Transfer RNA from a Solirubrobacterales bacterium, 73 nucleotides, folded computationally.

């Protein structure tokens, strides 16, 4: 110092052409059970690492910056 993946809910990832942010676990309530776990239904939870461009509209494209991994001198 330079390639290359990556950064999205509390965790793990998704979102395939640029068009409404989702799942699954895990919290919460309610059902179910003599209780409790399972197991059903619901809920609530997000500055999409940060500052800027583009565009009617950015997780997405485009410049810089941080962080993590990897891999070359």
């Nucleotide at each position: 110092u330079c390639c290359c993946g990556g950064g999205u809910a509390a965790u793990u990832c998704a979102a395939u052409u640029g068009g409404c942010a989702g799942a699954a676990u895990g919290u919460c309530g309610c059902g179910c059970u003599g209780u409790u776990a399972a197991c059903g239904c619901g809920a609530a939870g997000g500055u999409u690492g940060c500052c800027g461009g583009u565009u009617c509209g950015a997780g997405u494209c485009c410049g810089g910056c941080c962080c993590c991994g990897g891999g070359a001198g």
Its Rfam family is "tRNA". By type it is a transfer RNA. The RNAcentral record of the sequence draws on ENA.